[in-house]
A computed fold for a 76-nucleotide RNA from an Actinomycetota bacterium, annotated as transfer RNA. Rfam family: tRNA. The coordinates come from a structure-prediction model, not an experiment, and the mean pLDDT is 81.
RNA sequence: GCCCGAGUAGCUCAGUCGGUAGAGCGAUUCACUCGUAAUGAAUAGGUCCGCGGUUCAAUUCCGCGCUCGGGCUCCA
Numbered sequence: 001g002c003c004c005g006a007g008u009a010g011c012u013c014a015g016u017c018g019g020u021a022g023a024g025c026g027a028u029u030c031a032c033u034c035g036u037a038a039u040g041a042a043u044a045g046g047u048c049c050g051c052g053g054u055u056c057a058a059u060u061c062c063g064c065g066c067u068c069g070g071g072c073u074c075c076a
Base pairs, nucleotide, nucleotide: 001072002071003070004069005068006067007066010025011024012023013022019056027043028042029041030040031039049065050064051063052062053061
């Protein structure tokens, strides 16, 4: 330098004919308990990596970048 994959909640990850995004764990509150744990219920928590483009509408499609992982090439 080239190619492939990944980037979505605090963490680990889902999310295809484009239509205002979810799970588990964690957090908070409540119930239960003498109390704690466990269990149950509820709530909060998101620039969907960034900037442009297409579109009535983009996490999703296109372009250019950034970060991480892997592969290939060059070795004067």